FMN riboswitch aptamer (RFN element) from Kushneria avicenniae, 147 nucleotides, folded computationally. The organism belongs to Kushneria, within Bacteria. Its mean pLDDT, the model's own confidence on a scale to 100, is 77.

[in-house]
Parts: sequence; structure tokens; C1' cells
RNA sequence: UCAGAUCCUCAGGGCGGGGUGAAAGUCCCCACCGGCGGUGAUGUCGACGUGUCACGGACAUGGCGAACAAGCCCGCGAGCGCACCACGCGCAGGAACCGGUGAGAUUCCGGUGCCGACGGUCAUAGUCCGGAUGGGAGAGGAUCGAU
Repeated sequence: UCAGAUCCUCAGGGCGGGGUGAAAGUCCCCACCGGCGGUGAUGUCGACGUGUCACGGACAUGGCGAACAAGCCCGCGAGCGCACCACGCGCAGGAACCGGUGAGAUUCCGGUGCCGACGGUCAUAGUCCGGAUGGGAGAGGAUCGAU
């Protein structure tokens, strides 16, 4: 350093206020939340180089970095079926536009939107309860092996 083997650990957030009603964390108004891997244009951050200046620093600029950075771009996970477990296969499974900058952006900046498995429930659930002390995309580590 990584074709590999075994094992260990870790791996999801959110209903606060008001209204209606016999009853709602489920409806209506306002609010709140965003799993994993990738991408990451000239973003952010960091150290460094160079330049300028009013020089213990600020600003500009350059490449570098194993750092950070997308719910709605790509891929995946959770559910169901194949009798059961694993694998595998199949099925199901949501969402973005406008403007700006620029050579280049669905990722940056601004604005306005949109989405959210299954079962349950005095009443329809992203936020409550349950399957779940489960599973899991994957992340980190140890030992061995290989180079």
C1' cells in the first nucleotide's frame, strides 16, 4: 500500500403554538427534521508560495490538502414475496424550479417550492406507538495474508 480472509466496534433527526371537534402530536394555519457512498465546477476552511499596503496584520492571487460541503443529481439502505435464516432474484419505494456569477453549477449565492416505507390509532401521521434489544447502506479498527 490493498485483489483477499477472519473478527470487533459504531451506524437517524423531528409537533413547539393556535384552530375545529366528543375525539386529532394524524385534519387546517404557523413550526420542526433530513440515513449511507459518489460528484463537488473558481464554494468554505487550512497551512504554504507570491504580490501590494497604512506590515505582530489586512487584502489580492496561485497551486496544494487524507479537511468540510446536495433530503429533491447518480447509486444505495430500511419494506414485501420466493415456506424459514443467509445469499441471491423479483416487486414496491419520494421530491426542483426560477434568477445571479461563470468557459463550465439541478452541488456555490439569492428566492420560491416540493418530498418523506409498512402496520396501528376514538380522526387521515416524515415528527406518536409498533415490528425493532431487529435489519442496514456503510464507517472505523484489530489480526492474518499479499505486495
Of the family's consensus pairs, 100% are formed in the model.